Overview
Two RNAs folded together computationally: RNase P RNA and transfer RNA, 415 nucleotides in total. Rfam match: Bacterial RNase P class A. Rfam's curators write: Ribonuclease P (RNase P) is a ubiquitous endoribonuclease, found in archaea, bacteria and eukarya as well as chloroplasts and mitochondria. It is annotated as a ribozyme. The coordinates come from a structure-prediction model, not an experiment, and the mean pLDDT is 78.
RNA sequence: GGAGUCGGCCAGGCAAUCGCUGUAGUUCGCUACGGAGGAAAGUCCGGGCUCCUUCGGACAGGGCGCCAGGUAACGCCUGGGGGGCGCGAGCCCACGGAAAGUGCCACAGAAAACAAACCGCCGGCGAUUGUCGGUAAGGGUGAAAAGGUGCGGUAAGAGCGCACCGCGCGACUGGCAACAGCUCGCGGCACGGUAAACCCCGCCCGGAGCAAGACCAAAUAGGGGAGCAGACCGUCGGAUCCGAACGGGCUCCCGGGUAGGUUGCUAGAGGUGGCCGGUGACGGCCAUCCCAGAUGAAUGGUUGCCUUCGACAGAACCCGGCUUAUUGCCGGCUCCGGCU
RNA sequence: GGGCGAUUAGCUCAGCGGUAGAGCGCUGCACUCACAUUGCAGAGGUCACUGGUUCGAAACCAGUAUCGCCCACCA
Numbered sequence: 001g002g003a004g005u006c007g008g009c010c011a012g013g014c015a016a017u018c019g020c021u022g023u024a025g026u027u028c029g030c031u032a033c034g035g036a037g038g039a040a041a042g043u044c045c046g047g048g049c050u051c052c053u054u055c056g057g058a059c060a061g062g063g064c065g066c067c068a069g070g071u072a073a074c075g076c077c078u079g080g081g082g083g084g085c086g087c088g089a090g091c092c093c094a095c096g097g098a099a100a101g102u103g104c105c106a107c108a109g110a111a112a113a114c115a116a117a118c119c120g121c122c123g124g125c126g127a128u129u130g131u132c133g134g135u136a137a138g139g140g141u142g143a144a145a146a147g148g149u150g151c152g153g154u155a156a157g158a159g160c161g162c163a164c165c166g167c168g169c170g171a172c173u174g175g176c177a178a179c180a181g182c183u184c185g186c187g188g189c190a191c192g193g194u195a196a197a198c199c200c201c202g203c204c205c206g207g208a209g210c211a212a213g214a215c216c217a218a219a220u221a222g223g224g225g226a227g228c229a230g231a232c233c234g235u236c237g238g239a240u241c242c243g244a245a246c247g248g249g250c251u252c253c254c255g256g257g258u259a260g261g262u263u264g265c266u267a268g269a270g271g272u273g274g275c276c277g278g279u280g281a282c283g284g285c286c287a288u289c290c291c292a293g294a295u296g297a298a299u300g301g302u303u304g305c306c307u308u309c310g311a312c313a314g315a316a317c318c319c320g321g322c323u324u325a326u327u328g329c330c331g332g333c334u335c336c337g338g339c340u
Numbered sequence: 341g342g343g344c345g346a347u348u349a350g351c352u353c354a355g356c357g358g359u360a361g362a363g364c365g366c367u368g369c370a371c372u373c374a375c376a377u378u379g380c381a382g383a384g385g386u387c388a389c390u391g392g393u394u395c396g397a398a399a400c401c402a403g404u405a406u407c408g409c410c411c412a413c414c415a
Base pairs, nucleotide, nucleotide: 001336002335003334004333005332006331007330008329009328012306013305014304015303016302017301018300020035021034022033023032024031025030037312041323042322044321045320046319047318048317049209050208051207052206055243056242057241058240059238061205062204063203064202065201066080067079068078069077070076081095082093083092084091085090096200097199101198102197103194104193105192118139119138120135121134122133123132124131125130147165148164149163150162151161152160166189167187168186169185170184171183172181173180174179213263214262215261216260223254224253225252226251227250228249232248233247234246235245256414257413258412270289271288272287273286274285275284276283277282341411342410343409344408345407346406347405350364351363352362353361358395366382367381368380369379370378388404389403390402391401392400
């Protein structure tokens, strides 16, 4: 100098002035203070909160899936194990089960899974190309072909036998565990792939959502139709069933009226700083701060200075995550090249 | 703000792991004096986009984009 990788920070500041919005005060003239984000986004997960009388069980349905921990909870995070990619820093993984069962594996190929003989090899008969049998070492097909290498063995071969490697099971050792070690023993091998195919195993899950819900006010026709129903119906939002409890009409469609206000509404799993525990996620204690609450919906315009300010983008009940969009800057580490 | 759904030829749709299809439309030819109907032949596709699973994806699983639908209160 180049290439790469990981982590962190900022998202203009100050002043003047004119406006918008909330709260408090007010002598009703005004004054003081606060006023968007790291993603406010997608609505993909998890929770709080509210309503559904929704309590128990069975069967469905959905989700998650190595181990341990964190958390209100999670599909998130941390640490570890295993596998894969990269020279490396480092990154990625829906990572339970295919010896419980079922299905699928197009084309090609002899054969796609209790095996199987197209070519080849070997033996018998015929003897010439054929036929009967043995054989998975070799060829060829395919994404994938039933352990690998060597020696023995054989008519030719073959875990058929043996050694090493691989694989499976058991014991032992280390670890909370996933798992690892290879120390020992056993088994000639019994196990092709696919579970983001059905499924099996383990764990979790009631539904709807602030247009939830509560209150006040105004107005109108408590009008019409259909379906079900007293040994019945409704309630668990699942087109199922059983029990408990509660209620006695319920459900749907057409039509009528109003489109006003209050509340829910922001002090919270809250922010900042310090100490302690923990590898870490995180937890505990103390101190301190109050930091948007609109409802046609508020953050903007102009000027000056800071040598400079640009990207993505605008809260709508509130939090914790993930994902996606995106500007500028800083630092650690790795690899390559050049010079000294 | 909240809850759902769709995207395949010019249009309307089917296809639910193994060569992308149907109807209408379009083009050419035949028939006719000519047109329509009819018959024959043909063209036309980034299966919205980007990744992943699989030997193989329009389909299965994630993410993104675009379009569409529903949700106020009272009696």